[in-house]
RNA sequence: GGGGAUGUAGCUCAGUUGGGAGAGCGCGGCGUUCGCAAUGCCGAGGCCAGGGGUUCAACCCCCCUCAUCUCCA
Numbered sequence: 001g002g003g004g005a006u007g008u009a010g011c012u013c014a015g016u017u018g019g020g021a022g023a024g025c026g027c028g029g030c031g032u033u034c035g036c037a038a039u040g041c042c043g044a045g046g047c048c049a050g051g052g053g054u055u056c057a058a059c060c061c062c063c064c065u066c067a068u069c070u071c072c073a
Stems, first nucleotide, its partner, number of pairs: 001072007010025004019056001027043005049065005
């Protein structure tokens, strides 16, 4: 320098024939207990890596950039 993959909640990850943003763990509150743990219920937390484009509508399609991993040289 060229090819490929990945980037979504604090962490690990789902979600793509374009239309509701989610799960587990963690965090907060409540119940249960003499108390703790465990468990049940409820809740907060995301401008989906960044920018632009297509579209009535984009995590999803197209282009560029950034970061990490990997292959080739």

A computed fold for a 73-nucleotide RNA from a Deltaproteobacteria bacterium, annotated as transfer RNA. It was read from a public genome assembly. Its mean pLDDT, the model's own confidence on a scale to 100, is 81. The organism belongs to Myxococcia, within Bacteria.